[in-house]
Context: one part of a larger RNA
RNA sequence: UUGGGCGUAAAGCGUGCGUAGGUGGUCAGUAAAGUCUGACGUGAAAUACCCUGGCUUAACCAGGGGGGGUCGUUGGAAACUGGCUGACUUGAAUCCAGAAGGGGUAAGUGGAAUUCCAUGUGUAGCGGUAAAAUGCAUAGAGAUAUGGAGGAACACCAGUGGCGAAGGCGGCUUACUGGUCUGGAAUUGACACUGAGGCACGAAAGCGUGGGUAGCAAACAGGAUUAGAUACCCUGGUAGUCCACGCCGUAAACGAUGAGCACUAAGUGUCGGACGAAAGUUCGGUGCUGUAGUUAACGCAUUAAGUGCUCCGCCUGGGGAGUACGGUCGCAAGACUGAAACUC
Numbered sequence: 001u002u003g004g005g006c007g008u009a010a011a012g013c014g015u016g017c018g019u020a021g022g023u024g025g026u027c028a029g030u031a032a033a034g035u036c037u038g039a040c041g042u043g044a045a046a047u048a049c050c051c052u053g054g055c056u057u058a059a060c061c062a063g064g065g066g067g068g069g070u071c072g073u074u075g076g077a078a079a080c081u082g083g084c085u086g087a088c089u090u091g092a093a094u095c096c097a098g099a100a101g102g103g104g105u106a107a108g109u110g111g112a113a114u115u116c117c118a119u120g121u122g123u124a125g126c127g128g129u130a131a132a133a134u135g136c137a138u139a140g141a142g143a144u145a146u147g148g149a150g151g152a153a154c155a156c157c158a159g160u161g162g163c164g165a166a167g168g169c170g171g172c173u174u175a176c177u178g179g180u181c182u183g184g185a186a187u188u189g190a191c192a193c194u195g196a197g198g199c200a201c202g203a204a205a206g207c208g209u210g211g212g213u214a215g216c217a218a219a220c221a222g223g224a225u226u227a228g229a230u231a232c233c234c235u236g237g238u239a240g241u242c243c244a245c246g247c248c249g250u251a252a253a254c255g256a257u258g259a260g261c262a263c264u265a266a267g268u269g270u271c272g273g274a275c276g277a278a279a280g281u282u283c284g285g286u287g288c289u290g291u292a293g294u295u296a297a298c299g300c301a302u303u304a305a306g307u308g309c310u311c312c313g314c315c316u317g318g319g320g321a322g323u324a325c326g327g328u329c330g331c332a333a334g335a336c337u338g339a340a341a342c343u344c
Base pairs, nucleotide, nucleotide: 003316004315005314006313007298008297012312014201015200016199017198021194022193023192025088026087027086028085029084030083033081034080035077036076037075038074039073040072041071042069049065050064051063052062053061054060091191092188093187094186095184096183097182098181099180103177104176105175106174107173108172109171110154115149116148117147118146119145120144121143125136126135162169163168206247207246208245209244210243211242215241216240220236221235222234223233258311259310260309261308262307263306266289267288268287269286270285271284272283273282274281275280293300294299317344318343319342326337327336328335329334
C1' cells in the first nucleotide's frame, strides 16, 4: 500500500464560518463526455498457454491456434453518471403570526455577608488546634450597637431544568443585538451537504501597559508535627484572583463518541410550542428503562456505539518521544508541525 479500524484497547481536529475539491432532490427533452456494443487497424518475432509434429524419449526444435490494451479510427445504443435546455416543490432559504430562554455586549442599580475606619457600651481575654504555639489584646482587643468606606460574589428560586457552535452563561432594570422552536404555506426554485488550506472564537493559568485590591491565596515568613517535614495542620502574607486594552491558544477543551441525510419495537419522566372540553395527538429539545440489531466485553439502543449513503479528520506494537533537528507563530513562557539511532 491493499485492508481493517477510531466510547473504554492506537485513533474524532477544542468549536464554528467558509475557499478549492468531493458528493448531491423530482420530471421531460437534447447531444453523446463517461458507460455498453459492432466492424476495421494495431498490439513485431521469440518467450508463456493449448493442439499437433521432428530428433529412440526428454530437454530442445518446428507448425497451427488462442489469449493479451485505460489503444486508435469509424458505425450504433441511451438505462445510469456528467453536460446543456425547460419545468416542479418535498431539500434549503425568505416571509407572516405567535413562543420560551443564566445566549451576547454596554450602562445603571439592590440587599445579605466578610474586612477596615470612627464613635458609644463594656472588661480580660480573644483566636486557633487532635493538643498547642506563633498571632491579636489593659496604648482597652474579642463581644455588642450606630454610622461610614471599599472591593468581590450574587443565598432562597435551582431542577439528569433553560440557553449557546464550543469555551461557557445565574441578583435586578434598561438599551442594542445573535440564534432557536411552533403554526401558516404567501415567495424563491436545488439556491444543498461536507470541507484540504484559510479565517474567527476559544476555561484556567501565564505575559505586557495602566488601574483596583474586601475576601481568598502560589511564592515567602513564623508556629506546630516529625527521625527529618523544603508537606499535610495553624498564624500571617505578595503575585494573582477583579477592571480596561493587547497577547497567549492550551485542558480529562469529555458524551474520552466529527458533520449531514434517510430508515429501524415500545414504555415512562420533564422543558418549549400547536391542536383538543378532556383523555390525548403532534413537532422540537432533554433524561431514564428497554426490543430487534450490534459489541471482545462493559454497554449502546429513534439523542445509536443498529442499518445504509456522502464528505472531512485521525490510527497502524511498547519505550526512545510529543523528545531532537529544521520551519512557522509568540514579548516570554511556550505552541504547532514532528523524526531517527538504539532497545524490548
Molecule: small-subunit ribosomal RNA, central domain
Organism: uncultured bacterium